[in-house]
RNA sequence: AUUUUAUCCAGCGCGGCCGAGGGACAGGCCUUAUAACGCCCGGCAACCAGCCAAGAUCCUGCGGCAUUGGUGCCAAGUCCUGCAGACCAUAGGUCUGGCAGAUAAGCG
Numbered sequence: 001a002u003u004u005u006a007u008c009c010a011g012c013g014c015g016g017c018c019g020a021g022g023g024a025c026a027g028g029c030c031u032u033a034u035a036a037c038g039c040c041c042g043g044c045a046a047c048c049a050g051c052c053a054a055g056a057u058c059c060u061g062c063g064g065c066a067u068u069g070g071u072g073c074c075a076a077g078u079c080c081u082g083c084a085g086a087c088c089a090u091a092g093g094u095c096u097g098g099c100a101g102a103u104a105a106g107c108g
Stems, first nucleotide, its partner, number of pairs: 003106006013041001015040003021031003025082004042074003047070003050065003078100001083097006
């Protein structure tokens, strides 16, 4: 890389270093020298481990904690759309499902 399952409308800095790009892809639209990206610190969250509670033959499912470990995240809903359908509507909008992507935990 492939593949399975779950989640993606919540939350997260007026800090330090660096110095030109960044938001996966395409089109748009944004963001950025009032300092982006990245790194450090700080924080958020609760996927896995852990702990608590409940239950209990076992399994599955449900609840809580954030003191410890593994990740993740900290502009905009995954920034919007991308394919198909339904409805409303002439520019377009709303909804449903999918594709793609991201993250976690597994399989191999």
SAM riboswitch aptamer (S box leader) from Syntrophomonas sp. UBA4807, 108 nucleotides, folded computationally. Its mean pLDDT, the model's own confidence on a scale to 100, is 80. Taxonomically the source falls in Syntrophomonas (Bacteria, Bacillati, Bacillota, Clostridia).